A computed fold for a 146-nucleotide RNA from Aneurinibacillus danicus, annotated as c-di-AMP riboswitch aptamer (ydaO/yuaA leader). Of the family's consensus pairs, 92% are formed in the model. The source organism's lineage runs through Bacteria, Bacillati, Bacilli, Caryophanales and Aneurinibacillus. It was read from a public genome assembly, where an Rfam model found it.

């Protein structure tokens, strides 16, 4: 000097998954609250059919083709869906939204034969996983100034 791995702190990202309070055997645990998110659940409405050809839910997470496989599936490819691209500078005095292209990545899980919507009401979750580099262009909106 370069590369790799681990840990801590800080910054940033996906996700509903954050914050506060109390207690304890005190980094692990227990309880409560706020915020955010989900499920069940009337009248009315919808469905007049439905039911192993099962059905349904969270979610961005579906679908097609080929091969293998007794089924659930595995692998590859295509379509579709989703996430990120910071800071500074420039543009444009300040803030901010959307779209396109490009690049990189993701495409998952659950209920268990059962659920339409749904006020009151009942009930559950608040996990986990990344990152130290990082592009280009276009069209708006709001405010301010002249």
């Nucleotide at each position: 000097c370069c590369g790799c791995a681990u840990a801590u702190c800080u910054g940033g990202c996906c996700u509903a998954g954050u914050c506060c309070c109390g207690g304890a055997g005190c980094a692990u645990c227990c309880g409560g609250g706020a915020g955010c998110g989900g499920a069940g659940g009337a009248c009315c409405c919808a469905c007049u059919c439905u039911u192993u050809u099962g059905g349904g839910g969270u979610u961005a997470a579906u679908u097609c083709u080929u091969a293998c496989g007794a089924u659930u599936g595995u692998a590859a490819g295509g379509a579709g869906g989703g996430a990120u691209g910071a800071g500074a500078a420039u543009a444009u005095c300040u803030c901010u939204u959307u779209c396109g292209c490009c690049a990189u990545c993701c495409u998952a899980c659950c209920c268990g034969u059962c659920a339409g919507c749904u006020a009151a009401c009942u009930u559950c979750g608040u996990c986990g996983g990344c990152u130290a580099a990082a592009g280009c262009g276009a069209a708006g909106g709001a405010g301010g100034u002249c």